[in-house]
RNA sequence: ACUGCAUCAGGGUAAACCCACCGAAAGAUGGGGGCACAAAGCCACAGGUCCACGUUCAUUCGAACCGGACAGCUGGGCCGCCGGU
Numbered sequence: 001a002c003u004g005c006a007u008c009a010g011g012g013u014a015a016a017c018c019c020a021c022c023g024a025a026a027g028a029u030g031g032g033g034g035c036a037c038a039a040a041g042c043c044a045c046a047g048g049u050c051c052a053c054g055u056u057c058a059u060u061c062g063a064a065c066c067g068g069a070c071a072g073c074u075g076g077g078c079c080g081c082c083g084g085u
Base pairs, nucleotide, nucleotide: 001085002084003083004082012037013036017032018031019030020029022027035072041078042077043076045075046074047073048070049069050068051067054065055064056063057062
């Protein structure tokens, strides 16, 4: 530098669900739990998905804007363990 086909060590993370708690919600956090994950480590940059307190319009469904969430949706960026070449 390339690579994760095969294989090793120490291990790491933690879906659904349950409890507590924050939030208008999506969802976050902590505990339990363990479906999975070789970047399931970090960053909302591009696309995507979700929410809709507030504002405006409509005043029936709703729409737009501001804003928020998801890194375990895809791509991109940064960094990293082990092994192989």